This is a predicted structure of an 82-nucleotide RNA (transfer RNA) from a Gemmatimonadota bacterium. RNAcentral records the identical sequence in 3 taxa. Rfam family: tRNA. Gene Ontology term of the family: triplet codon-amino acid adaptor activity. About the family: Transfer RNA (tRNA) molecules are approximately 80 nucleotides in length. Rfam classes the family as a transfer RNA. Taxonomically the source falls in Gemmatimonadota (Bacteria, Pseudomonadati).
């Protein structure tokens, strides 16, 4: 310098353009003398007392009624080629 794959909460991992899953971690409750194991809940940030709201798919454009998906460009990973 080419070409091809990939980048999603903390961590692993899904998602034909149409509501961001799913396990693990973790909090909180039940169980227990106290544990674990197991149930029930619960759990991306951000405002808000709470109700509720806004906002997020590596960054920044575009396309469209809607984009994690398609298109551009740019950063990072990982493989080959040279």
């Nucleotide at each position: 310098g080419g070409a091809g794959g990939g980048g999603u909460g903390g961590c692993a991992g899904a998602a034909c353009g149409g509501c961001a899953a799913u396990g693990c971690a973790c909090c909180g409750c039940a169980c227990u003398c106290g544990a674990a194991a197991u149930g029930c809940g619960g759990c991306g940030c951000c405002c808000u007392c709470a109700c509720g709201g806004g906002c997020u798919u590596g960054u920044g454009g575009g396309u469209u009624c809607g984009a994690a998906u398609c298109c551009c460009a740019c950063c990072c990973c990982c493989u080959c080629c040279g």